Context: one part of a larger RNA
RNA sequence: CUGGGCGUAAAGAGCGCGCAGGCGGUCGUUUAAGUCGAAUGUGAAAGCCCCCGGCUCAACUGGGGAGGGUCAUUCGAUACUGAUCGACUUGAAGGCAGGAGAGAGAAGUGGAAUUCCCGGUGUAGUGGUGAAAUGCGUAGAUAUCGGGAGGAACACCAGUGGCGAAGGCGGCUACCUGGCACAUAACUGACGCUGAGACGCGAAAGCGUGGGGAGCGAACCGGAUUAGAUACCCGGGUAGUCCACGCCCUAAACGUUGCGAACUAGGUGUUGGUCGGAUUGACCCGAUCAGUGCCGCAGCUAACGCAUUAAGUUCGCCGCCUGGGGAGUACGGUCGCAAGAUUAAAACUC
Numbered sequence: 001c002u003g004g005g006c007g008u009a010a011a012g013a014g015c016g017c018g019c020a021g022g023c024g025g026u027c028g029u030u031u032a033a034g035u036c037g038a039a040u041g042u043g044a045a046a047g048c049c050c051c052c053g054g055c056u057c058a059a060c061u062g063g064g065g066a067g068g069g070u071c072a073u074u075c076g077a078u079a080c081u082g083a084u085c086g087a088c089u090u091g092a093a094g095g096c097a098g099g100a101g102a103g104a105g106a107a108g109u110g111g112a113a114u115u116c117c118c119g120g121u122g123u124a125g126u127g128g129u130g131a132a133a134u135g136c137g138u139a140g141a142u143a144u145c146g147g148g149a150g151g152a153a154c155a156c157c158a159g160u161g162g163c164g165a166a167g168g169c170g171g172c173u174a175c176c177u178g179g180c181a182c183a184u185a186a187c188u189g190a191c192g193c194u195g196a197g198a199c200g201c202g203a204a205a206g207c208g209u210g211g212g213g214a215g216c217g218a219a220c221c222g223g224a225u226u227a228g229a230u231a232c233c234c235g236g237g238u239a240g241u242c243c244a245c246g247c248c249c250u251a252a253a254c255g256u257u258g259c260g261a262a263c264u265a266g267g268u269g270u271u272g273g274u275c276g277g278a279u280u281g282a283c284c285c286g287a288u289c290a291g292u293g294c295c296g297c298a299g300c301u302a303a304c305g306c307a308u309u310a311a312g313u314u315c316g317c318c319g320c321c322u323g324g325g326g327a328g329u330a331c332g333g334u335c336g337c338a339a340g341a342u343u344a345a346a347a348c349u350c
Stems, first nucleotide, its partner, number of pairs: 003322004007304002012318001014201003021194003025088004030083002033081002035077007042069001049065006091191001092188001095184001099180001103177001105175001107173003110154001115149007125136002162169002206247006215241002220236004258317006266295012299306002323350003332343004
């Protein structure tokens, strides 16, 4: 180097972008590096293999032959790969025209509700539970009406609906901004796919500095329950949850299914676009492309199940696995303010 694998048995990196590398559409010219053929040289002897011989046989050994290169040079072949030059349009990109969307950022703004404050009415309870109690309340609570403050989240619409690479994204308005699909086919003419490192993004919790703090609420304090109750239930309640900036970089980061491309029966729903038919119509019927669900054939699978959104049939590239425990640990390195993250063993043991 070679094998078999990665939905659930060990195994797809959380996601993207991308240098190197690997791989790469159609037609032709030239070349002949890879590739293929021939010749020459060389590939020491011994050994391996074949034949003959010598020790009584064998081991051992003498002689002869064959074989052996990923080697060099020369000549030749040109299908494929490479290189060169030229051309092409199907891959890719893309102008014009409309389109859907909780995609992102930053600013403003709205109503409901909770809490608190002020005032009015009003009086003895309220709250809470399985039942209670702690708590709150005659210093006037709860309830109710009016006024005010402040923070956070956006009911209905709402949907196996939409958007995003993933994490994720939901009141309304304008601003700035990324991506996507469809249609037309003007323009470019292989400009492509993947991607070790690198770089960027990355829920929640956590950390630093400064703000903010309504509700909720680790820790903590009470009340219950209980044999106990460092819990489940109840009353409080700090960090936090929110904002700005900077870190952290993890997850059942899951579709437990890497990305791209091609091919392979159907049925049914839904979202977006385009076209056709019919038409009073937001309707209806059909075609097509893109997305998203369900069911199902072949095939695959250990089974479960997957099944044009493949786990089917193939190709390109990357990542990863190799019995359980020890252990995602120790040590060392790198990163971090820390918490820790990442890379990652062995002894021993079954």

The part of an RNA shown here (small-subunit ribosomal RNA, central domain) has 350 nucleotides and comes from an uncultured bacterium. The full RNA is in RNAcentral, with records from ENA and SILVA.